Molecule: SAM riboswitch aptamer (S box leader)
Organism: bacterium
RNA sequence: CGCUCAUCCAGAGCGGUGGAGGGACAGGCCCUUUGAAGCCGCGGCAACCGACAUGAGCGGUGCCAAUGCCUGAUCGAUGAGAC
Numbered sequence: 001c002g003c004u005c006a007u008c009c010a011g012a013g014c015g016g017u018g019g020a021g022g023g024a025c026a027g028g029c030c031c032u033u034u035g036a037a038g039c040c041g042c043g044g045c046a047a048c049c050g051a052c053a054u055g056a057g058c059g060g061u062g063c064c065a066a067u068g069c070c071u072g073a074u075c076g077a078u079g080a081g082a083c
Base pairs, nucleotide, nucleotide: 003081004080005079006078007077008076013042014041015040016039017038021031022030023029025072026071027070028069043064044063045062048060049059050058052055068075
C1' cells in the first nucleotide's frame, strides 16, 4: 500500500514561532495578513484499544471553524484486527 469491522449532524484553543496559504480530491461555498499551513508549549474534548475493575481519565492512539462544510465518486479520515 491493499483487506475486514466499527464510527464520522454531539464535544473541545490559547500562547510562541512562522509568513501565505488552508478546508483530502472535483465543483461549490467558506476560513485566512484582525496572520493560513507547518512546528513547539500548555490546555481541553472524546472514549476506539490496554490496564485497573466499571468510572472517568492511568497508559496507547485520535480530535479541538462550519454535519466528513455541502454535493459527487470505484471517495476520505480515525480506531481495532487479520495477513